[in-house]
RNA sequence: ACGGCGCGGCAGACGGCCGCGGGGGGCCCUUGGGUCCCCUGAGGAAAGUCCGAGCACGGCAGGACACGGUGGUGGGUAACGCCCACCCGCUCCGACGGUUGGGAGCGAGGGAAAGUGCCACAGAAAACACACCGCCGAUGGCCCGAAAGGGCACAGGCAAGGGUGAAAAGGUGCGGUAAGAGCGCACCGCCCGCGUGGUGACACGCGGGGCAGGGCAGACCCCACCGCGUGCAAGGUCAAGCAGCCUCCGCUCCGUGGAAACACGGGGACGCCCGGUCCGGGCGGAAGGGGGCGGGUCGACUGCUUGAGCGGCGCGGCAACGCGUCGCCCAGAGAAAUGGCCGUCGGGGUGCCGGGAAACCGGUGCUCGACAGAACUCGGCUUAUCGCCGCGCUGGCCGU
Numbered sequence: 001a002c003g004g005c006g007c008g009g010c011a012g013a014c015g016g017c018c019g020c021g022g023g024g025g026g027c028c029c030u031u032g033g034g035u036c037c038c039c040u041g042a043g044g045a046a047a048g049u050c051c052g053a054g055c056a057c058g059g060c061a062g063g064a065c066a067c068g069g070u071g072g073u074g075g076g077u078a079a080c081g082c083c084c085a086c087c088c089g090c091u092c093c094g095a096c097g098g099u100u101g102g103g104a105g106c107g108a109g110g111g112a113a114a115g116u117g118c119c120a121c122a123g124a125a126a127a128c129a130c131a132c133c134g135c136c137g138a139u140g141g142c143c144c145g146a147a148a149g150g151g152c153a154c155a156g157g158c159a160a161g162g163g164u165g166a167a168a169a170g171g172u173g174c175g176g177u178a179a180g181a182g183c184g185c186a187c188c189g190c191c192c193g194c195g196u197g198g199u200g201a202c203a204c205g206c207g208g209g210g211c212a213g214g215g216c217a218g219a220c221c222c223c224a225c226c227g228c229g230u231g232c233a234a235g236g237u238c239a240a241g242c243a244g245c246c247u248c249c250g251c252u253c254c255g256u257g258g259a260a261a262c263a264c265g266g267g268g269a270c271g272c273c274c275g276g277u278c279c280g281g282g283c284g285g286a287a288g289g290g291g292g293c294g295g296g297u298c299g300a301c302u303g304c305u306u307g308a309g310c311g312g313c314g315c316g317g318c319a320a321c322g323c324g325u326c327g328c329c330c331a332g333a334g335a336a337a338u339g340g341c342c343g344u345c346g347g348g349g350u351g352c353c354g355g356g357a358a359a360c361c362g363g364u365g366c367u368c369g370a371c372a373g374a375a376c377u378c379g380g381c382u383u384a385u386c387g388c389c390g391c392g393c394u395g396g397c398c399g400u
Stems, first nucleotide, its partner, number of pairs: 002395009012345007020041010043371001047382002050380005055231004067227005072086005087109001088107006095400005110222002115220002117216003132162002134158003139155002141152004170188006189211001190209008235302004244293006251268007270284005309328008347368009
């Protein structure tokens, strides 16, 4: 240099002017406002809302069924469907083939000898295997022949070869045979048993068995484990106005008493009439004001940001992570602020000029700067993203 990948970091910097949210302070005027100053103000994903939690309210004796989720093993964690390590399988790594090494990536990776079901098309046959092409026809049959033998492919045999398919009932080779076939044998694979190593998934070894038990559980199902519902518009506190209820004062009407003032009692914020009811119409009367109560609307406060927090160092661990110690405080709005313009510097791309063997360096012009954006808070996953920087592993062996 050409490849195969992984991990981590940044997300322009500074200055000026104008503007916005939150907090604090000074000054001025009357509640309230004006004005000035200081501090502070988005992300690696704030996103999707897909998992797991905290917190809150509601529900709940216990158990079982049902329903949903998860699924190699061991660890990490508050927890997880996340993360780490390992096991197994598959894929990739400078031509082609092979491979017992290494690296990287991916895997819904429990059970298919509990049961049920499905396996399209093609194909003879898709699970009680099968016979389309094909091979054989030793044996029996038929024909020819004196015989030896030859022929036919009728009975029948075969599962090797071809063909179909995602998949065809272990593979390769030798023997064997009429042809074949685990029919026999060797190696590989598989099953069973035992042993050894490992916490374990599993690996290795030994012995036995000719080989059963095709695939699909991302079909039902079985097994093991987990699982109440709703989300900060949760919830809590306070509480205008309107309506309701209680009460006080006043007004008015009626009755009784009184010479009167007035007192007592009863009624009223509408009542009565027309009418079956509503609408409508008519008549009569009116004076309202204050206080309190519970629920609670607008609204205010709270929940609200100090937290499974962030950074440094040390220790333990392969790692995820944990422990210790020191330091730090890092938006809290409420339909929602975090913005705009200019300048200088810096970065990427590209053109030209100069230097240089080249890599590249210097000058100059143009151009680009993404995805996006808090809304109770965390841990993850996934998706989007102009570009830049740093670190790490690896391309082995054999044959051509």
Bacterial RNase P class A from a Phycisphaerales bacterium, 400 nucleotides, folded computationally. It was read from a public genome assembly, where an Rfam model found it. The model forms 95% of the base pairs in the Rfam consensus. Rfam family: Bacterial RNase P class A. Rfam's curators write: Ribonuclease P (RNase P) is a ubiquitous endoribonuclease, found in archaea, bacteria and eukarya as well as chloroplasts and mitochondria. The prediction has a mean pLDDT of 77.